[in-house]
Context: one part of a larger RNA
RNA sequence: CGUUGAUACUUGCGGGGAGUUGGCCCUAGUACGAGAGGACUGGGCUGAACGUACCUCUGGUCUACCGGCUUUGCCACCAGGCGAACCGCCGGGUAGCUAUGUAUGGACGGGAUAAGCGCUGAAAGCAUCUAAGCACGAAGCCCACCCCAAGAUUAGGUAUCGUCCGAAAGGACAAGAUCUCCUCGAAGACUACGAGGCUGAUAGGCUCUAGGUGUGCGCACCGUAAGGUGUUUAGCCAAGGAGUACUAAUGAUCUCC
Numbered sequence: 001c002g003u004u005g006a007u008a009c010u011u012g013c014g015g016g017g018a019g020u021u022g023g024c025c026c027u028a029g030u031a032c033g034a035g036a037g038g039a040c041u042g043g044g045c046u047g048a049a050c051g052u053a054c055c056u057c058u059g060g061u062c063u064a065c066c067g068g069c070u071u072u073g074c075c076a077c078c079a080g081g082c083g084a085a086c087c088g089c090c091g092g093g094u095a096g097c098u099a100u101g102u103a104u105g106g107a108c109g110g111g112a113u114a115a116g117c118g119c120u121g122a123a124a125g126c127a128u129c130u131a132a133g134c135a136c137g138a139a140g141c142c143c144a145c146c147c148c149a150a151g152a153u154u155a156g157g158u159a160u161c162g163u164c165c166g167a168a169a170g171g172a173c174a175a176g177a178u179c180u181c182c183u184c185g186a187a188g189a190c191u192a193c194g195a196g197g198c199u200g201a202u203a204g205g206c207u208c209u210a211g212g213u214g215u216g217c218g219c220a221c222c223g224u225a226a227g228g229u230g231u232u233u234a235g236c237c238a239a240g241g242a243g244u245a246c247u248a249a250u251g252a253u254c255u256c257c
Stems, first nucleotide, its partner, number of pairs: 001151001005161006014148004020048007032037001050105005058099004065092005070085006109143003116136001118134002162173004176254004181197005202248003205244005211237003218231005
């Protein structure tokens, strides 16, 4: 820009992905074989590698969380803290992201075939799977499974969204959408996409809570002291969940013959 209003949901022309395979058990120690050995077929179970999704579990990470420890500087000193030292070092760890973790997939089935196996059957009184005709037959081909998909310019389909004026032609405002914006996101390089903008739970704050760390400071008591006990499963707390307008979501524009 087109698809000649808008919104939502779709069809699928076409394209892409996937396509692997082992072991064990039953059929059956059967068929076969002197024996040794040992099936076809059909059914079931369980794996490997690979793919996809996810984070409940097991773990990893978690430089915005908690605690411990050291040196040094500072807060006048003690106590308590803060800065620097690879995040100073060490022990843990939420959300998120993750695999070695969890779940799941390859299938079943149908169609047309390849090599191959056939039926009927002449040319050629026989024979012959082939010449006419017909039936089978692969992990392969076309469907089937998953994803994209109407710029499929053949631009598809369905549903919904209108009233007023006018005899009609037509006209008016719509339905709706967007921008500079703003609050944001399991979306993201930017853009886009998605949730919202007071008729509001979009983000922050606050409250409650899940969860993490592991029992704060101060005070009291015990101990010469380091320290211990009680107050105290305390104190502190990021990204999780719920609630709550306290804070911040200003304004404007476009819109068919």